C1' cells in the first nucleotide's frame, strides 16, 4: 500500500423502541400497538321449528379451531414415518433532508405470544418502549425543508 480482527470516539441505517427525573424501585413526556358498545358488516354443510313464498330461530348434530405482534405473506419442486429441513419465485419492505411519481441495482421476505377468545368500534381499560446493524446505486420529474446571498 493491501486484507482482516478488537476497542474507543463521532456520524449514520433498520425498527414504535428515544427523551426527562430518581441511589434504586420506579415515575413522566413523544412515540406505538391491543382490547373494547351502537350504526355497518360476517354469519358452513344437515336437520328439526315457525312460514304461502321470501325468510327467521338465544333449537340440535357434524365440521373446521381462531387471533395478535412484525414488511415478513402465498406458491412450485426435492428429503424426511413425522416434527421438520433444503432449493427456487413471490405479496411486501428497507436502502445517507422530508414527501409523491416513474426507471434501475443491491439486500431482506424471519422470529414470537396469546390459549378455544377478540369484525368494525364513542366512552373506557391494557400494554410495550427491545435488539440488530455499518450495506450505499442511484438517475429523473415536482413539491417542501434547510444553508447561504
Nucleotide at each position: 500500500c493491501g486484507c482482516g480482527a478488537u476497542g474507543c470516539a463521532u456520524c449514520g441505517c433498520c425498527g414504535a423502541a428515544u427523551c426527562c427525573c430518581g441511589c434504586g424501585a420506579g415515575g413522566g413526556a413523544g412515540c406505538c400497538g391491543g382490547g373494547g358498545a351502537a350504526c355497518c358488516a360476517c354469519c358452513g354443510u344437515u336437520c328439526c321449528c315457525a312460514c304461502a313464498c321470501c325468510u327467521g330461530g338465544u333449537g340440535a348434530a357434524c365440521a373446521u379451531g381462531g387471533g395478535g405482534u412484525g414488511a415478513a405473506u402465498c406458491g412450485g419442486c426435492c428429503c424426511g414415518c413425522a416434527a421438520g429441513g433444503g432449493c427456487c419465485g413471490u405479496a411486501g419492505g428497507a436502502g445517507a433532508c422530508c414527501u409523491u411519481c416513474c426507471u434501475g441495482c443491491u439486500c431482506c421476505g424471519a422470529a414470537c405470544c396469546c390459549g378455544u377468545c377478540a369484525g368494525c368500534u364513542a366512552a373506557c381499560c391494557c400494554g410495550g418502549u427491545a435488539g440488530g446493524c455499518g450495506a450505499g446505486a442511484a438517475g429523473g420529474a415536482a413539491g417542501g425543508a434547510a444553508a447561504g446571498g